The RNA shown here (c-di-GMP-I-GGC riboswitch aptamer) has 87 nucleotides and comes from Firmicutes bacterium HGW-Firmicutes-12. Of the family's consensus pairs, 91% are formed in the model.

RNA sequence: AUUGAUAAAGGCAAAUCCAUCGAAAGGUGGAGACGCAAAGCCACAAGUCUAAAGCAAGUAAUUGCCAUGACGGUUGGGUUGCCAGUU
Repeated sequence: AUUGAUAAAGGCAAAUCCAUCGAAAGGUGGAGACGCAAAGCCACAAGUCUAAAGCAAGUAAUUGCCAUGACGGUUGGGUUGCCAGUU
C1' cells in the first nucleotide's frame, strides 16, 4: 500500500422482555444474540420515521402540511483504528 479467510486476540449487539425518559419516532440501562471487519466516531449529501409546537380547514370531534425531533444495523461521504493474509 492493498485485501478480508470457515483463522485468531479483543470488540459490538438485531428481534424480544424488563426498567426508565419522550407527544411520537426513538433514546438510555439490564437481560438476550440475529448478525457485524469499522455494527468505532461525525447528521455533510440522499433516504426513511415521527408531528409536540406552528400554520391551514372545520361549530366541534378531527384532518392536512411542516423538523427545529429522530434513525449511522438504509446508501454515499469524511475521519480514526485492531488482527490476519499478500506485496